[in-house]
């Protein structure tokens, strides 16, 4: 010095998954409130037929070709969609295009659900990171 692991503190990223109050064996517990996500669920309005080859719902994460196959899966390719790029701007915070670069699904419901107001319900988890571009704008805050 370099790398690897682990713990604390910090400062960023996906996501809805933050923050507040109260009791409390003071916690990894319990209850409530905001706030942000999801589902059911009339009139109308679509539908006018499905029906086990079911149907359907969170997610950005689906769709098509092709090979290969252990016969349910694999690898490659497209198209769609979505997330990063600090340090692109005189600062600090947001934001939009554009072009490069890298990365990207897993789950639930159980035969049943169109929309959907009032109503009702239900979640706030779990991963990462010390690596990193260029350009044209907007809004706001403060300075000059």
């Nucleotide at each position: 010095u370099g790398c690897a692991a682990a713990u604390u503190c910090u400062g960023g990223c996906c996501a809805a998954a933050u923050c507040c109050c109260g009791a409390g064996g003071c916690a990894u517990u319990c209850g409530g409130g905001a706030a942000c996500g999801g589902a059911g669920g009339a009139c109308c309005c679509a539908a006018u037929c499905a029906g086990u080859a079911g149907g359907g719902g969170u997610u950005a994460a689906u769709c098509c070709c092709a090979c290969a196959u252990u016969c349910u899966u694999g690898u490659g390719g497209g198209a769609g969609g979505g997330a990063u790029g600090a340090g692109a701007a005189a600062c600090u915070c947001u934001u939009u295009c554009g072009c490069c670069a890298u990365c990207c699904u897993a789950c639930c419901c159980g035969u049943c659900a169109g929309c959907u107001a009032a109503c009702u319900u239900c979640g706030u988890c779990g991963g990462c990171u010390a690596a990193a571009g260029c350009g044209a704008g907007g809004g706001a805050g403060g300075u000059c």
c-di-AMP riboswitch aptamer (ydaO/yuaA leader) from Brevibacillus centrosporus, 144 nucleotides, folded computationally. RNAcentral holds the sequence, with entries from Rfam. The coordinates come from a structure-prediction model, not an experiment, and the mean pLDDT is 75. Rfam family: c-di-AMP riboswitch aptamer (ydaO/yuaA leader). Rfam describes the family as follows. This family represents a conserved RNA structure found upstream of the ydaO and yuaA genes in Bacillus subtilis and related genes in other bacteria.